[in-house]
RNA sequence: GGAGCCGGUCAGACAACCGCUGCUUGACGGCAGAGGAAAGUCCGGGCUCCACAGGGUAGAGUGCCAGUUAACGUCUGGGCGGCGCGAGCCGACGGAAAGUGCCACAGAAAAUAUACCGCCCGAGAAUGGGAUUCCCACUCUCAGGUAAGGGUGAAAUGGUGCGGUAAGAGCGCACCGCGCUGCCGGCAACGGAAGUGGCAGGGUAAACCCCACUCGGAGCAAGGCCAAAUAGGGACCCAAUGGUGCGACCCGCACCGGGUCCGGGUAGGCUGCUUGAGGCGCAUGGUGACAGGCGUCCCAGAUGAAUGGUUGUCCGCGACAGAACCCGGCUUAUCGACCGGCUCCCACU
Repeated sequence: GGAGCCGGUCAGACAACCGCUGCUUGACGGCAGAGGAAAGUCCGGGCUCCACAGGGUAGAGUGCCAGUUAACGUCUGGGCGGCGCGAGCCGACGGAAAGUGCCACAGAAAAUAUACCGCCCGAGAAUGGGAUUCCCACUCUCAGGUAAGGGUGAAAUGGUGCGGUAAGAGCGCACCGCGCUGCCGGCAACGGAAGUGGCAGGGUAAACCCCACUCGGAGCAAGGCCAAAUAGGGACCCAAUGGUGCGACCCGCACCGGGUCCGGGUAGGCUGCUUGAGGCGCAUGGUGACAGGCGUCCCAGAUGAAUGGUUGUCCGCGACAGAACCCGGCUUAUCGACCGGCUCCCACU
């Protein structure tokens, strides 16, 4: 000097004038007022109601280990695997020896395993050469052995090397791989070394399935209160061996009515509504996420929907974009500026 990786902060600034919403003041006035994602509604909860609410089946979710949390599929740390020179990043990461299914095409063959090209041995036949009744070379047929070499494929029945064999093959041996056994380290996932066995063909569960753990539902348009109006309306059906309630079904529990159609009235106000699993600072414990302790602050509550307009200056020239009960995450969109740490390359000293 260049190229990257990880984490954090900000979200046009300043001034003036007019305007909007909430709280507060007798009044003047004062204080506060959209995000890092407010978005998606993908997860988890708080809260409210069903409701006094239990057991099971089906179903759903998660899936390495340990921790953190109100909880989670988040997050933190570790293990294993993959990618990257590296800093780092990713993982839908339990089980294939419980069972079923699938592995197209190509290939002999993808499981009830096998021989296309080959290699070896035996028998027979023709040709050629040497030779004399045999030998060698080549070609073909039949029968047998073989899976080391070649081919096909994503994947071919452990791999490499040596020996052995008619030719070969874990056939034998060494090392690696795999299984089993205990030992050592670690809370554990797992790792290490040793012994032993020639050794059960692979893959796939983001296929069905098996295993372990967890799981009621609906949702602020939940729910509560007040006021007003109408028609305490009409018809039909079921009914205690019944009906209703609770996501489906069964058991159980509670209650005593339930359902369909026609017709009429109301759509208003208040509350829920913002003090919270809250923010910030300090020290302590912890590798860390985080935890408790001390101190300090109040930081939107609209309801046809509040922060807009004008002027001037500056500059990084302003992107994505607006709360609607609240909070912790994940995912997606995005103009830029700054800060900190780490990795690699080049040049010079």
Molecule: Bacterial RNase P class A
Organism: Pseudomonadota bacterium